[in-house]
RNA sequence: UGCCCCGAUGGGGAUGGAGUUCCCCGAAACCGCCCGCCGCCGGAAUGCAGGUUGCGGGCUGAUAACUCCUACCGCGCG
Numbered sequence: 001u002g003c004c005c006c007g008a009u010g011g012g013g014a015u016g017g018a019g020u021u022c023c024c025c026g027a028a029a030c031c032g033c034c035c036g037c038c039g040c041c042g043g044a045a046u047g048c049a050g051g052u053u054g055c056g057g058g059c060u061g062a063u064a065a066c067u068c069c070u071a072c073c074g075c076g077c078g
Base pairs, nucleotide, nucleotide: 010025011024012023013022016069017068018067019066020065021064032059033058034057035056036055037054039052040051041050
């Protein structure tokens, strides 16, 4: 490093916790969006649209959904 077997009663749903509901997973479920650049693909070749690994820049949200708490942000008052 690869393969095989056994084992989980739980785990997951882009940032924390709890309740309720829904969906999903058995090593999987899960791992947000936008823009730019190099490379690759783009099917004989060239070019383009597009896709994609990586890199750089930017943006929204503490929910899968609802409610509450905490954190954060904005405005106003004391």
Predicted 3D model of a 78-nucleotide RNA (Fluoride riboswitch aptamer (crcB RNA motif)) from a Rhodospirillales bacterium.
The prediction has a mean pLDDT of 76.